[in-house]
RNA sequence: GGGCGCUUAGCUCAGCGGUAGAGCAUCGCCUUCACACGGCGAGGGUCGUAGGUUCAAGCCCUACAGCGCCCA
Numbered sequence: 001g002g003g004c005g006c007u008u009a010g011c012u013c014a015g016c017g018g019u020a021g022a023g024c025a026u027c028g029c030c031u032u033c034a035c036a037c038g039g040c041g042a043g044g045g046u047c048g049u050a051g052g053u054u055c056a057a058g059c060c061c062u063a064c065a066g067c068g069c070c071c072a
Base pairs, nucleotide, nucleotide: 001071002070003069004068005067006066007065010024011023012022013021018055026042027041028040029039030038048064049063050062051061052060
């Protein structure tokens, strides 16, 4: 330098046009003499950035950035 993949909650990931989710973590309550475990609930998101297409974009297209793999 070229090709491909990935980027979504604090972490690991799902979601592939029509209301953004799960597990873990965090916080609160219940339970306990107390802790742990367990149960119930809550908070937390510019969906990497900027454009484009569309009535509507996390999802499709383009460029750029970061990370990874392969080729040279």
Source information
The RNA shown here (transfer RNA) has 72 nucleotides and comes from a Myxococcales bacterium. Taxonomically the source falls in Myxococcales (Bacteria, Pseudomonadati, Myxococcota, Myxococcia). The sequence was found in a public genome assembly. Its Rfam family is "tRNA". Gene Ontology term of the family: triplet codon-amino acid adaptor activity. By type it is a transfer RNA.